The RNA shown here (Bacterial RNase P class A) has 380 nucleotides and comes from a Desulfobacterales bacterium. The prediction has a mean pLDDT of 77. The organism belongs to Desulfobacterales, within Bacteria. Its Rfam family is "Bacterial RNase P class A". Rfam classes the family as a ribozyme. It was read from a public genome assembly, where an Rfam model found it.
[in-house]
RNA sequence: GAAGCAGUCCAGACGAUCGCCGGAUGGUUUUUUCAUCCGGAGGAAAGUCCGAACACCGCAGGGCAGGGUGCUCCAUAACGUGGAGUCGCGGCAACGCGAAGGAAAGUGCAACAGAAAGUAUACCGCCCGGCACGCAUGAGAUGCCGGGUAAGGGUGAAAAGGUGCGGUAAGAGCGCACCAGUUCUUCGGGUGACCGGGGAAGCUUUGUAAACCCCACCCGGUGCAAGACCAAAUAGGGAAGCGUUUGAGGAUGGCCCGUCCAAGCUUUCGGGUAGGUUGCAAGAGGUACCGGGAAACCGGCGCCCAUAGAUGAAUGAUCGUCACCUUGCGAGGGGCAACCCUUGCCGGGAACAGAAUUCGGCUUAUGGACUGCUUUGGCC
Numbered sequence: 001g002a003a004g005c006a007g008u009c010c011a012g013a014c015g016a017u018c019g020c021c022g023g024a025u026g027g028u029u030u031u032u033u034c035a036u037c038c039g040g041a042g043g044a045a046a047g048u049c050c051g052a053a054c055a056c057c058g059c060a061g062g063g064c065a066g067g068g069u070g071c072u073c074c075a076u077a078a079c080g081u082g083g084a085g086u087c088g089c090g091g092c093a094a095c096g097c098g099a100a101g102g103a104a105a106g107u108g109c110a111a112c113a114g115a116a117a118g119u120a121u122a123c124c125g126c127c128c129g130g131c132a133c134g135c136a137u138g139a140g141a142u143g144c145c146g147g148g149u150a151a152g153g154g155u156g157a158a159a160a161g162g163u164g165c166g167g168u169a170a171g172a173g174c175g176c177a178c179c180a181g182u183u184c185u186u187c188g189g190g191u192g193a194c195c196g197g198g199g200a201a202g203c204u205u206u207g208u209a210a211a212c213c214c215c216a217c218c219c220g221g222u223g224c225a226a227g228a229c230c231a232a233a234u235a236g237g238g239a240a241g242c243g244u245u246u247g248a249g250g251a252u253g254g255c256c257c258g259u260c261c262a263a264g265c266u267u268u269c270g271g272g273u274a275g276g277u278u279g280c281a282a283g284a285g286g287u288a289c290c291g292g293g294a295a296a297c298c299g300g301c302g303c304c305c306a307u308a309g310a311u312g313a314a315u316g317a318u319c320g321u322c323a324c325c326u327u328g329c330g331a332g333g334g335g336c337a338a339c340c341c342u343u344g345c346c347g348g349g350a351a352c353a354g355a356a357u358u359c360g361g362c363u364u365a366u367g368g369a370c371u372g373c374u375u376u377g378g379c380c
Base pairs, nucleotide, nucleotide: 001376002375003374004373005372006371007370008369009368010367012322013321014320015319016318017317018316020040021039022038023037024036025035026034042352046363047362049361050360051359052358053357054223055222056221057220061257062256063255064254066219067218068217069216070215071085072084073083074082075081086100087098088097089096090095101214102213106212107211108208109207110206123153124152125149126148127147128146129145130144131143132142161179162178163177164176165175166174180204181203182201183200184199185198186197187196188195189194227278228277229276230275237269238268239267240266241265242264249261250260251259285304286303287302289300290299291298292297324349325348326347328345329344330343331342332341333340334339
């Protein structure tokens, strides 16, 4: 100097003029008008992917269906989240990713190629026997039939453990040695997932569950358009069906059982109203210091909260100065060089993007500064 990996912080400041929303104080005539002061979008406010707080529903009681998670330990209000680790994969590495239980419970799938894709299979082959051919005998070549074989060759991502030796008519874990896997057993380390060592058994069982499935654990629902209060309005109208204890209908995702309420209910036609207040921001809140912990996080003590609360939806517009980044053109300094630092001028830029009940996460978009680490080129 280049290429990368991981993390932290910021997201402009000040002034003037005008214009909005909330609050406090004063004044005014109770209100209104008015004056002063204070405050007024984010690191993701986005996505609506998870989890909750809170509100409501007398069943939230049992079950089925359904959904979620899926290595271990810890944290948390909880989570599909976070911390640390184990194993696997990727990368030279720093590091990153993981949908990481079960394939010997069952079903399915593996295109094409290939003989055959799971207690499968014989295309080319190898071996044994028989027949035919050949003047005789014998051998060989060729063809056919029966039996044995899966070691050699071919196809494929994958062909029924691998290499070597023996053995066999030819072969095969058929046997042996070593290696790999599986099962059983034992020792050591670790809370554990798991890691390391020894022994036995020729036992050799393809892959796939982000396919169906099996196993373990968890799950009541709806949602601030929840909910509460006040006010207003009309035609408490018409028709059909079911029902009144032999119970229609209802009870907050679906179905069944159970329980409770119940004399009206369901569908449809037609008419009227739809305004205001509240919920609404003080909390699983923020933060300095101390202690525990490897960390996530937990505890103690003090301090802070005039830190948005709109409702067709406020927080804005203009001007000036400064700060930040940058192309180009200069100046000074350092250095062998590459290059670095300071400074001046003209010009340009300033990203992603707007709260709507709140909070903890995840994911996505994006401008700049800084810190640590990995690999590599050059010079001293």